Record summary: A computed fold for a 106-nucleotide RNA, annotated as SAM riboswitch aptamer (S box leader). Its mean pLDDT, the model's own confidence on a scale to 100, is 84. Rfam family: SAM riboswitch aptamer (S box leader). Its family is annotated with regulation of gene expression in the Gene Ontology.
[in-house]
RNA sequence: UUCUUAUCAAGAGUGACAGAGGGAACAGGCCCUGAGACGUCCGGCAACCUGACCGCGAGCGGCGGUAAAGGUGCUAAUUCCUGCGGUUUUGACCGAAAGAUGAGAU
Repeated sequence: UUCUUAUCAAGAGUGACAGAGGGAACAGGCCCUGAGACGUCCGGCAACCUGACCGCGAGCGGCGGUAAAGGUGCUAAUUCCUGCGGUUUUGACCGAAAGAUGAGAU
C1' cells in the first nucleotide's frame, strides 16, 4: 500500500505548554475558536489485541466475566449533518458509499 473482518448513539480535564485557525477530502450547511480552539505533554475514558485472574466446559478449541500490566485507540457536537438507494404519516427511519479504529493477511 492493498485485502478480509469487527465496531462506530455510551464514556473521558476548572491541568501545563503553545498561539491561529479548526471540525478527513470535494460541495452545501451548521458549529468550535484570543473567555485561547487545533496541536503537544500530562491526566482521563474505553476494553480491540497480548498477558493475568475467575467461572462454564471431561480436555483442547471456545464462551462469559473481573481488573487494567503491556500494544493500540479515543478524549465538542451520531463518524457534527446532508450528498447515493429504499420506505414514509414529510417529522423521520433503514441501508449503501466514503471515512476512522482494532485484529489478521499481504